[in-house]
This is a predicted structure of a 271-nucleotide part of an RNA (large-subunit ribosomal RNA, domain VI) from Treponema peruense. The RNAcentral record of the full RNA draws on ENA and Rfam. It matches the Rfam family "Bacterial large subunit ribosomal RNA". NCBI's taxonomy places the organism under Bacteria, Pseudomonadati, Spirochaetia, Treponematales, Treponema.
Context: one part of a larger RNA
RNA sequence: CGUUGGAUGUUUGAGAGGAGCUGCCUUUAGUACGAGAGGACCGAGGUGGACGAACCUCUGGUGUACCGGUUGUUCCGCCAGGAGCAAGUGCCGGGUAUCUAAGUUCGGAAGGGAUAACCGCUGAAAGCAUCUAAGCGGGAAGCCCGCCUCAAGAUUAGACAUCCCUGGGAGCAUGACUCCCCUGUAGACCCCGGGCAGACCACCCGGUUGAUAGGCCGCAGGUGCAGGUACGGCGACGUGCACAGCCGAGCGGUACUAAUAGGUCGUGAGG
Numbered sequence: 001c002g003u004u005g006g007a008u009g010u011u012u013g014a015g016a017g018g019a020g021c022u023g024c025c026u027u028u029a030g031u032a033c034g035a036g037a038g039g040a041c042c043g044a045g046g047u048g049g050a051c052g053a054a055c056c057u058c059u060g061g062u063g064u065a066c067c068g069g070u071u072g073u074u075c076c077g078c079c080a081g082g083a084g085c086a087a088g089u090g091c092c093g094g095g096u097a098u099c100u101a102a103g104u105u106c107g108g109a110a111g112g113g114a115u116a117a118c119c120g121c122u123g124a125a126a127g128c129a130u131c132u133a134a135g136c137g138g139g140a141a142g143c144c145c146g147c148c149u150c151a152a153g154a155u156u157a158g159a160c161a162u163c164c165c166u167g168g169g170a171g172c173a174u175g176a177c178u179c180c181c182c183u184g185u186a187g188a189c190c191c192c193g194g195g196c197a198g199a200c201c202a203c204c205c206g207g208u209u210g211a212u213a214g215g216c217c218g219c220a221g222g223u224g225c226a227g228g229u230a231c232g233g234c235g236a237c238g239u240g241c242a243c244a245g246c247c248g249a250g251c252g253g254u255a256c257u258a259a260u261a262g263g264u265c266g267u268g269a270g271g
């Protein structure tokens, strides 16, 4: 820009893409078959490999914004208690959210249709024979559907539901014309708070008729029992108060703070 008024939401699916793998075991059955040795088809069930998708409950990894321990040194006057630095976390032990695989769950299918080689039925030409000439069956991991994803710019531009607009005048070149005044809907955007969305944009949610983010409160969760004090010990230290203290991203609650205020586009019933 188009889709023949403008919107919001939900869709149909022309078409396109993805997927498509396979071992072993048990059973049927030591059956059919076979002198025996051996040993099935068909069917049923189970368990794996590789590959793929999603996810983080579990097992782990990550986690320089969490907690603890600890060496050296500098500083906070000293003790105690802390902070900085140690090559861009000083080192070490753990670790929420997140992301993640080695973790977890799921997938290939089933089923239907038309077929290939091939196997047939009926059957003439050619009194026989012949699956073929007319006609009719069966038959593949392959083909078309079926499963998953995208999809109406599918210009053949689709469908459904709902919402909105029912002013006045002038001109001449009489047209899907131009201009003036009034009007400005539904809705969208700008702007702002954000996100499980993201390079930017886009997408999604929210904007006081509000839980969108921060704060605060509670909970979960992590660390592992703070400072101080009392007691014990010559002391390093230990024990009690105390499953303490501290605490990023998680879950919920609460308008305390910030989403305020405002602006722009979009018209007037539609070849």
Base pairs, nucleotide, nucleotide: 001153004176005164006163007162008161009160010159011158015150016149017148018147021049022048023047024046025045026044027043033038051107052106053105054104055103059101060100061099066094067093068092069091070090071086072085073084074083075082076081111145112144113143118138119137120136121135165270167181168180169179170178171177172175182268187265188264189263190262191207192206193205194204195203212258213257214256215254216253217252218251219250221247222246223245228241229240230239231238232237

The coordinates come from a structure-prediction model, not an experiment, and the mean pLDDT is 91.